[in-house]
RNA sequence: GGGAAUUCGAUGGGGAAAGGGAUAUUUGCAAAAAUAUUUCUUUUUCCAUAGGAAAGUCCGGACACCGUAGAGCAUGAUUCCAUAUGAAAGUAUGGGGAGUGAAUAUGAGAAUAUUCAUUCACGGAGAGUACAACAGAAAAUAUACCGCCGCAAGGUAAGGGUGAAAAGGUAGAGGUAAGAGCUCACCGGGUAUUGAGUAAUCGAUAUCGCUUUGGAAACCCAAUCAGGUGCAAGACAGAAUAAGGAAUGGAGUAGCUCGCUCAAUGAUUCCGGGUUAGUCGCACCUCUUUUUGAGGAAUAACUUACAAAAGUUAUUAGAUAAAUGAAUUCCAAGCUAUUUAGCUUACAAAAUCUGGCUUAUAUCU
RNA sequence: UGCCCGAUAGCUCAGCGGUAGAGCAGGUGACUGUUAAUCACUUGGUCGUAGGUUCGAAUCCUACUCGGGCAG
Numbered sequence: 001g002g003g004a005a006u007u008c009g010a011u012g013g014g015g016a017a018a019g020g021g022a023u024a025u026u027u028g029c030a031a032a033a034a035u036a037u038u039u040c041u042u043u044u045u046c047c048a049u050a051g052g053a054a055a056g057u058c059c060g061g062a063c064a065c066c067g068u069a070g071a072g073c074a075u076g077a078u079u080c081c082a083u084a085u086g087a088a089a090g091u092a093u094g095g096g097g098a099g100u101g102a103a104u105a106u107g108a109g110a111a112u113a114u115u116c117a118u119u120c121a122c123g124g125a126g127a128g129u130a131c132a133a134c135a136g137a138a139a140a141u142a143u144a145c146c147g148c149c150g151c152a153a154g155g156u157a158a159g160g161g162u163g164a165a166a167a168g169g170u171a172g173a174g175g176u177a178a179g180a181g182c183u184c185a186c187c188g189g190g191u192a193u194u195g196a197g198u199a200a201u202c203g204a205u206a207u208c209g210c211u212u213u214g215g216a217a218a219c220c221c222a223a224u225c226a227g228g229u230g231c232a233a234g235a236c237a238g239a240a241u242a243a244g245g246a247a248u249g250g251a252g253u254a255g256c257u258c259g260c261u262c263a264a265u266g267a268u269u270c271c272g273g274g275u276u277a278g279u280c281g282c283a284c285c286u287c288u289u290u291u292u293g294a295g296g297a298a299u300a301a302c303u304u305a306c307a308a309a310a311g312u313u314a315u316u317a318g319a320u321a322a323a324u325g326a327a328u329u330c331c332a333a334g335c336u337a338u339u340u341a342g343c344u345u346a347c348a349a350a351a352u353c354u355g356g357c358u359u360a361u362a363u364c365u
Numbered sequence: 366u367g368c369c370c371g372a373u374a375g376c377u378c379a380g381c382g383g384u385a386g387a388g389c390a391g392g393u394g395a396c397u398g399u400u401a402a403u404c405a406c407u408u409g410g411u412c413g414u415a416g417g418u419u420c421g422a423a424u425c426c427u428a429c430u431c432g433g434g435c436a437g
Stems, first nucleotide, its partner, number of pairs: 002331007010049018051347001055358002058356005063230004070258004075226005080095006096122001097120010123221002128219002131214002145160002147156003168187003172184003188210001189208008234280003244271005250262003284296004297316008332345005366436007375389004383420001391407005413429005
């Protein structure tokens, strides 16, 4: 998230005129007339009239109701740190960490560092449980196929091979029968101390041969939060709730327990049949209220003022789940095209209100 | 308006992390003089669509599409 004008309509509200009805008062013997109030019909006039998402109903709140709003469990939601904003949900900015891709540097490699781009539903896998098909010797407590060593018993996890993943990695050095973090060095990791930082976190030193893979959008654990039901909530008025049948052993607003309240012989639920389909809630907001009224906000017109602005008047979508539109002309934007010109202008429409999120969307920025 | 479910073969359904199944239907063959029934074999699926988590998704999560049900 098109604009202006004219004409014809629709919904809601207000005003005016004409006519009719009802009631009251006055005049009148009566018929009737006049005035006031109210209501109906017709005509006419004025004002307002759909969105950025009204949608999906994914979160939050207002509001309404409930004799459980008390406790516990269960269940559900959220999840790096700081700041800002907010009623909350959330959103924004900055920082940290992790991943992916590319480039460069160091290195034997593993890996590390820097730069650029990009992603993250990003607490915990030293609390516990479960799972990891096929292949493979073995899938987390290593029962080792080939191989290596050994006369053998047996040892081994270097090499081969499987897999998404193989029990920290490896050029080396030592060590060994062969081997192995078995030991050293480097890289990675855990723990402790310490420094920097508001914090997440990062760095340094020491130490541990290393206790070990993956997934928490598996169960789960930790922290925080949540009473339930949704305007078909609910309130008022009127009507109906008859005869009968079945089930359960009390009912209440929640899956369970305790507690609480009510009821106590007749109760509850279902079937069956019957009655009703009205008004309010509900329309700018707040306060008060039987109505009225008071204060405030926004929009439009008019008046005043050089102007900022002030004043007056009017208005603020609430429906029959039904209106908010249609036609013509001009302008605007875009596309096509040989000047005329032609074509296109989306997604979609309130239903108690509201803050977000998500999704749809011609065109423009 | 609010709330709750579902979508898997032509039809009706199962499967709820480990690579897709049953019955009926369809096709071929056997049996029969023929058909039906019966028996044997067999075809047929992007598990509604898209994205994500995961080694791996029909299954878990999110967003859409379509269908159904309940509530005075």
Model confidence (mean pLDDT): 75 of 100. Predicted 3D model of RNase P RNA and transfer RNA as a complex of 437 nucleotides. Rfam match: Bacterial RNase P class A. It is annotated as a ribozyme.